[in-house]
Molecule: small-subunit ribosomal RNA
Organism: Minisyncoccota bacterium
RNA sequence: UCAUUAAGAGUUUGAUCCUAGCUCAGGAUGAACGCUGGCGGCGUGGAUAAGGCAUGCAAGUCGAGGGGGCCCGCAAGGGUCACCGGCGAACGAGGUAGUAACACGUAGGUACGCACCCCAAAGUCAGGAAUAACUAGUCGAAAGAUUAGCUAAUACCUGAUAGUCUCUUAGGAGUAAAGAUUUAUCGCUUUGGGAGCGGCCUGCGGGAUAUCAGCUAGUUGGUAGGGUAAUGGCCUACCAAGGCAAUGACGUCUAGGGGAGCUGAGAGGCUGACCCCCACCGAUGGUACUGAGACACGGACCAUACACCUACGGGUGGCUGCAGUCGAGAAUCUUCCGCAAUGGACGCAAGUCUGACGGAGCGACGCCGCGUGGAGGAUGAAAUCCUUCGGGAUGUAAACUCCUUUUAUAGGGGAGAAAGUUAUUGAUAGUACCCUACGAAUAAGAGGUUGCUAAACUCGUGCCAGCAGCAGCGGUAAUACGAGUGCCUCAAGCGUUAUCCGGAAUCAUUGGGCGUAAAGGGUGUGUAGGCGGUCAUGUUAGUCUUUUGUUAAAUUCUUCGGCUUAACCGGGGACCUGCGGGAGAAACGGCAUGACUAGAGGAUUGGAGAGGUGAAUGGAACUCAUAGUGUAGGGGUGAAAUCCGUUGAUAUUAUGGGGAACACCAAAAGCGAAGGCAAUUCACUGGCCAACUCCUGACGCUGAGACACGAAAGCGUGGGUAGCGAAUGGGAUUAGAUACCCCAGUAGUCCACGCCCUAAACGAUGAUCACUAGCUUUUUGGAGUAUCGACCCUCUGAGAGGCGAAGCUAACGCGUUAAGUGAUCCGCCUGGGUAUUACGGCCGCAAGGCUAAAACUCAAAGGAAUAGACGGGGACUUGCACAAGCAGAGGAUUAUGUGGUUUAAUUCGAUGACAAACGAAAAACCUUACCAAGGUUAGAAAUCUAGGUGAAGCUUCGAAGAAACUUGAAGCGUCCCACAAGGACUCCUAGACAGGUGCUGCAUGGCCGUCGUCAGUUCGUGGUUUGAAUUGUUCCCUUAAGUGGGGUAACGAACGCAACCCUCGUUGGUUGUUACAAGUGUCAACCGAGACUGCCCAGCCUUUUGUUCACAAGCAUAUGCUUGCGGAUAGAAGGCUGGGAGGAAGGCGAGGAUGACGCCAGGUCAGCAUGGCCCUUUGAUACCUUGGGCCACACACAUAAUACAAUCGCCGAUACAACGCGUCGCGACGGGGUAACCCUGAGCUAAUCGUAAUAAAGUCGGCGCCAGUUCAGAUUGGGGGCUGAAACUCGACCCCAUGAAGUUGGAUUUGCUAGUAAUCGCGGGUCAGCUAUACCGCGGUGAAUACGUUCUCAAGUCUUGUACUCACCGCCCGUCAACUCAAGGGAGUUGGGAAUACCCGAAGUUCACGCUCGUCGUGGCCUACGGUAAGCUCAAUGACAGGGAGUAAGUCGUAACAAGGCACGGGUAGCGGAAGCUGCUCGUGGAUUAUUUCA
Repeated sequence: UCAUUAAGAGUUUGAUCCUAGCUCAGGAUGAACGCUGGCGGCGUGGAUAAGGCAUGCAAGUCGAGGGGGCCCGCAAGGGUCACCGGCGAACGAGGUAGUAACACGUAGGUACGCACCCCAAAGUCAGGAAUAACUAGUCGAAAGAUUAGCUAAUACCUGAUAGUCUCUUAGGAGUAAAGAUUUAUCGCUUUGGGAGCGGCCUGCGGGAUAUCAGCUAGUUGGUAGGGUAAUGGCCUACCAAGGCAAUGACGUCUAGGGGAGCUGAGAGGCUGACCCCCACCGAUGGUACUGAGACACGGACCAUACACCUACGGGUGGCUGCAGUCGAGAAUCUUCCGCAAUGGACGCAAGUCUGACGGAGCGACGCCGCGUGGAGGAUGAAAUCCUUCGGGAUGUAAACUCCUUUUAUAGGGGAGAAAGUUAUUGAUAGUACCCUACGAAUAAGAGGUUGCUAAACUCGUGCCAGCAGCAGCGGUAAUACGAGUGCCUCAAGCGUUAUCCGGAAUCAUUGGGCGUAAAGGGUGUGUAGGCGGUCAUGUUAGUCUUUUGUUAAAUUCUUCGGCUUAACCGGGGACCUGCGGGAGAAACGGCAUGACUAGAGGAUUGGAGAGGUGAAUGGAACUCAUAGUGUAGGGGUGAAAUCCGUUGAUAUUAUGGGGAACACCAAAAGCGAAGGCAAUUCACUGGCCAACUCCUGACGCUGAGACACGAAAGCGUGGGUAGCGAAUGGGAUUAGAUACCCCAGUAGUCCACGCCCUAAACGAUGAUCACUAGCUUUUUGGAGUAUCGACCCUCUGAGAGGCGAAGCUAACGCGUUAAGUGAUCCGCCUGGGUAUUACGGCCGCAAGGCUAAAACUCAAAGGAAUAGACGGGGACUUGCACAAGCAGAGGAUUAUGUGGUUUAAUUCGAUGACAAACGAAAAACCUUACCAAGGUUAGAAAUCUAGGUGAAGCUUCGAAGAAACUUGAAGCGUCCCACAAGGACUCCUAGACAGGUGCUGCAUGGCCGUCGUCAGUUCGUGGUUUGAAUUGUUCCCUUAAGUGGGGUAACGAACGCAACCCUCGUUGGUUGUUACAAGUGUCAACCGAGACUGCCCAGCCUUUUGUUCACAAGCAUAUGCUUGCGGAUAGAAGGCUGGGAGGAAGGCGAGGAUGACGCCAGGUCAGCAUGGCCCUUUGAUACCUUGGGCCACACACAUAAUACAAUCGCCGAUACAACGCGUCGCGACGGGGUAACCCUGAGCUAAUCGUAAUAAAGUCGGCGCCAGUUCAGAUUGGGGGCUGAAACUCGACCCCAUGAAGUUGGAUUUGCUAGUAAUCGCGGGUCAGCUAUACCGCGGUGAAUACGUUCUCAAGUCUUGUACUCACCGCCCGUCAACUCAAGGGAGUUGGGAAUACCCGAAGUUCACGCUCGUCGUGGCCUACGGUAAGCUCAAUGACAGGGAGUAAGUCGUAACAAGGCACGGGUAGCGGAAGCUGCUCGUGGAUUAUUUCA
């Protein structure tokens, strides 16, 4: 100290920070819906149609007011009923239609009233006339009406009295009463007071809307009168012209108000169910009567609508009382019991009445409580699900054992609530509660399980079906759909929907913002308003303190208590933050008075300036005209053309005319409020600044409305028109070109006057005041110093720039000219689109401007910065990238591969670079995967189990057949072991299983291609940043190199580079086979050496150490010292460049292997492996076989070979290699053949033998002489040999013959920088043979050129822009076409609402008149309903036309984002299929380059 108290998350992005919206988690409800449902207590229940209602009940009572009727009674007396009379019926009960109002709340006031109740005082006398009931008639269907007669009263009337009361001219006048009764008592009349209730008035308070801005004639006030209980325009007459309104009148829409309820930390926001207070209503509208009280829910009259009865003449009715019914609706209960309690009406009382009330019933509608069992129980049963197949989960759960009995059921007992003096009296209710019995017996579901958000696995499905609050999930491995199992949460409930608050600081008072995210008015002057300097005095509607009244109760909080507990209920306290009264204070604020000078203003003297308006004048340029000279072109463009020109252009000279704009000065400068302002001079004029004194004395700041100004374009009238120039015409470009470019050219641009009023009207930054480091530049004043004077220098004002402390900011950035720190005032914002729009209003001649929404739709839109990628951006660098060269490709023929076509099949894969002589280092069969046909089915090959068999197996002969396969016969053979068992192996049968070149390279491993042998890619620690990120890795020099050095908030390190490895080149050593004739060591093998950063010279750069000179500053002071900066010179170190020596090799010596992080869902499931899916019980997508195909052929492409010839071809002779290979082989010598080849077979398992020969080009000699040739060799015919079971489809080779195209190849394009290109041959793999011209190697001969980096391509680094990040093959705009949706317009049509004018005018009050004096008649005023008329407003509907939004793959273009290929954008005008284009003016929110200035 009454008690407490504040939570975030998901979603924009490649990632980040911010802004901003959307969504979720919480609580609540008079709820509804879905699934489910045991009990009790306490609450609560027609929110929609204030729609219509059958039936019953809800207001009566009094015989002690009265007379009667009827009944009982002998009577006395009693009961009952209608009527007269009294009181009540104005309460209680219901509802929320209307009402934005003194209706309500709160605080006050008084011109007032009051039946019943209380207190006090006084009185209660004397008369009279009627009337209902009743009786007798009449009318009517009824309701009811009417005539005549009789009668009473606490009914009505008259008189008397008047303390008091009312009026009054203060003399006076006027006004009452009721009785009943046996005592007692209850009444009646008057007056005063009280209590309580009401009437009226006032301050303050609480909806929306300005796209409602003006409203008002009883309106505002006064006088008089009327009226009322009472004030008052409440009403009437007259007079005056007022009254209200931006502090929101008037209008429209919505709505009963409050106590309170829900939520919230609070401030607030929302609501007005139940309970309490107030108001209003009673089918709708109007009206009065009675009464204390009503303009009256269960009274009256009239009108209207509806419903009912009727004999058609006429009547009756009002559930928004309690039940109940229909209707509408998502939706809301019993036609219950009782007056026992509480309360009310009447009564003396007993008592009567009371759907108020007390209770019960129905509904999980809500809150609260209880239960559906407890203890033990593992083999962790069965079953189900999952599984890595081992197991795990459901799960102590069940079963089973023991125990308990709340609850349910049955039986028994049984209240309090009752308080009356006795007696009587309980609806609830035989209920609560107590006791007994029985037995786990009677009792669990709903939602969820991707994240938010607690809880996951399997199967099915395959962008389907579906889910979803948001993000999102689903296209064959879905924890997101459906199911199953498990799990999670809550629990007799659980979810969903709707609504409210919260989270939301997302309307921000507490507690937000406006440079770029939404947001500063285009600018000023100034009204209202808001705010306001110093001192003093007085005062006190603000303010503060204290006291007091009130703020109903209930509610809330707290404490104590009562129901078994709780919910619920009772007692006490707090609270109720407000308003009123009293007392006090005077700091702040207000008001008043006086004073002051620091704010503000004025005077004086000066100053600068494209400030404004008017007039005059000037020169250059342009154009036109005239004249001269002069001749063929000019002009224009990327290139052209249209166009001008021989009627003389362009060019040039002279003269004259015209209009517009003012070069240089000129600058980042100056002036102005902004727009804006530039030749010179004059006139008029506004503002600003400085200095020095003097004056006024707060006169100030801001500023809603208002007013003024306001670029360009545009409009009107009249002028003017040189140049430029929308529209328009023509020429180009283009696929098109309504554009960009060119030739013309009208409005316009100019002037005067009048409109328009908008701009990226921008510093995207409102005005004013104060404070908070500096440095520097510039314009213009003043002072000081100095000087003859000026310049210079220092200080001090006012402006205009740059950089920066602190601070601020999301960052970028701002930073004394704030976007910093404070103060005052104004304007504006609240997700994107719709929309600078519609409708309405105001303005405008028009164009249009200002103001300004919604439906619908999306979950984003956006700002700043980051890393990439990209650019028809930039800089630098590199590369056979270009250039310089050499040789080619593209043309021909052939070979090979591919596409296409064909086919029974032409198996499959690879498709820009990175497919195409690729997989394939060998398709006749095989291969082989394809096709046709035939055949097999546990399989051709593998493992295991069981049974059987026999070794296995080999050879031969048959049959059918294309073969596989089927089938038969004979012979040989007979394993280990101890000859039993057993083992190994084969075959057969059966079962587990095999098999698949079937699919998915977008499920994968592995391997590979590419950028690219390009120089890059990263990490740790540290630093910077809110962060993504960055630094390091940037910079300078250098390199082939992120190579090295220097510098440096970085220091190190890793993968790459280089080196280490291999080959070649020189050389030392060792060894010496098979090489050589020998010896040796040319040769071979092995082990080493050598080069690099080493040596010398020169140049440049950097660093450093000395010497010296000049300048500046400081200190000293007679010229010194120190520091800084610049120059010269000497030395040292480092780097680079050039040259030289030595050396076989010189600047990486040449080549190879080696391929960073990564990119392309690149390639490969057909090399291999592998997840998943698919095929396989009568026959396969498996397996076997024969034949065919992969070799097709109008065509197109790619890679090669050979050529087109004389640097050549042919013939002859002749010289020099290297790498390799060989026993199923190489194959010599010899022989045969023209040859391919054949016969023979030496030698060689290879430095030995063979291939191998003569390597070829080359060299020497001869022929060919420029032709389709002695070039070229395709094609074809004939004849051969070789391999192989087999050369038909479909092999190569040899000989003879044939002798095609082709005469150097269009556009375009490839390789190569030295032992390279080019050219020449040789070998190998594969292989029976071969399609090899391919591929992989080997050696021989052996060039040309590189000025250089402008251009093409590619790459790297840095930087820049970006709306891209699937990353430019990106993104994205508009028309048109299709469908859907909402809203606006719309000739009109229909309905509602409010009001106006007029007509009619019920009932009724009132007034007047009349008479037969009545409940009379007639008339007047007012008025409801109704009608007529013109509008206003709201809503519904509407042909049609226009725009908007949305929708996986429509059409046309390409506007924007990069310099987006014509920079974009704002305003305006014209034009065009469309985005758009063009003119004028403005902005940078434009890239690039250059210059200048500051820094």